[in-house]
């Protein structure tokens, strides 16, 4: 230098050939217990790496770019 992959909640990851995003764990509240932990219930938490484009509508398609990983040279 070229090619490919990853980037989504604090962490680990889903998201079905475009229709305004979920789970587990962690944290918080409640219940349970003599009390804690575990188990159970509930709520909260996200401008989907960034910037543009296409579209009525983009996490999803296109372009550029940043970081990380791998391959080739």
């Nucleotide at each position: 230098g070229c090619c490919g992959g990853a980037u989504u909640a604090g962490c680990u990851c889903a998201g079905c050939u475009g229709g305004u995003a979920g789970a587990g764990c962690a944290g918080c509240g409640c219940a349970c217990u003599c009390g804690u932990a575990a188990c159970g219930c509930g709520a909260a938490g996200g401008u989907c790496g960034u910037a543009g484009g296409u579209u009525c509508g983009a996490u999803c398609c296109c372009u550029a770019u940043a970081u990380c990983c791998g391959g080739c040279a």